[in-house]
Predicted 3D model of a 247-nucleotide part of an RNA (large-subunit ribosomal RNA, domain VI) from Misgurnus anguillicaudatus. Taxonomically the source falls in Misgurnus (Eukaryota, Gnathostomata, Clupeocephala, Otophysi). Its mean pLDDT, the model's own confidence on a scale to 100, is 87. Its Rfam family is "Bacterial large subunit ribosomal RNA". Its family is annotated with ribosome and structural constituent of ribosome in the Gene Ontology.

Context: one part of a larger RNA
RNA sequence: CGUUAGAAGUUUGAGCGGAGUUGACUCUAGUACGAGAGGACCGUGUUGAACAAACCUCUGGUGUAUCAGUUGUACCGCCAGGUGCACCGCUGAGUAGCUAUGUUUGGAAGAGAUAAGCACUGAAAGCAUAUAAGUGCGAAACUCGCCGCGAGAUGAGACUUCUUUUAAGGGUCGUUGGAGAUGACGACGUUGAUAGGCUACAGGUGUAAAGGCAGUAAUGUCAUAGCCGAGUAGUACUAAUUACCCG
Numbered sequence: 001c002g003u004u005a006g007a008a009g010u011u012u013g014a015g016c017g018g019a020g021u022u023g024a025c026u027c028u029a030g031u032a033c034g035a036g037a038g039g040a041c042c043g044u045g046u047u048g049a050a051c052a053a054a055c056c057u058c059u060g061g062u063g064u065a066u067c068a069g070u071u072g073u074a075c076c077g078c079c080a081g082g083u084g085c086a087c088c089g090c091u092g093a094g095u096a097g098c099u100a101u102g103u104u105u106g107g108a109a110g111a112g113a114u115a116a117g118c119a120c121u122g123a124a125a126g127c128a129u130a131u132a133a134g135u136g137c138g139a140a141a142c143u144c145g146c147c148g149c150g151a152g153a154u155g156a157g158a159c160u161u162c163u164u165u166u167a168a169g170g171g172u173c174g175u176u177g178g179a180g181a182u183g184a185c186g187a188c189g190u191u192g193a194u195a196g197g198c199u200a201c202a203g204g205u206g207u208a209a210a211g212g213c214a215g216u217a218a219u220g221u222c223a224u225a226g227c228c229g230a231g232u233a234g235u236a237c238u239a240a241u242u243a244c245c246c247g
Base pairs, nucleotide, nucleotide: 001152005163006162007161008160009159010158011157015149016148017147018146021049022048023047024046025045027043033038051106052105053104054103055102059100060099061098062097066093067092068091069090070089071086072085073084074083075082076081110144111143112142117137118136119135120134169246170245171244172243173189174188175187176186177185194239195238196237197235198234199233200232201231203228204227205226211222212221213220214219
């Protein structure tokens, strides 16, 4: 821009793409078969491999804005306590998020029409013949079925609702997100829990500083303390003001 008034929402599905793999074992059954040795079809169930998707409860990884220990040095006047730099100085742990080697799920079943093939009825050709008319079965292939996209499908579809004039609706702007390069998409904007803060809890680290007590002292103890990023819930304290534009 189009879809022939303008919008919001819900859809149909022309068409396109993805997936389709396979082993072992149990039962049937030591049955059918076979002199024996051996040993099934068909059907049933269980459990794997590789592959794929989603996710983070578990097991782990990472986690340079979390906690602790510690070395050297400089600084905060000194002690104590801290801070900077040294690969995040090094080391031990680790929330959220992201993640695989972790967890869950999937391939299917079923239907239709068939291939090779196997058949029924049956003439031409009094027989025979699966074929000439007619009919049936039959495969991971085909069409559906499962998953995703999908009306620019210009053949531009359908349904519901709203509005027709300073309309409905949308945008700018702001607070933002499991969304994101930017646009876009989602939530919210005081009739408010959208983000921050605060409170509580979960979780991490591992018992802060100061002081008391014990000990000559190192140290221990009073004390699951102190601190804490992303988590969960609550709470208007702060910021989402006012307003403008399109239509």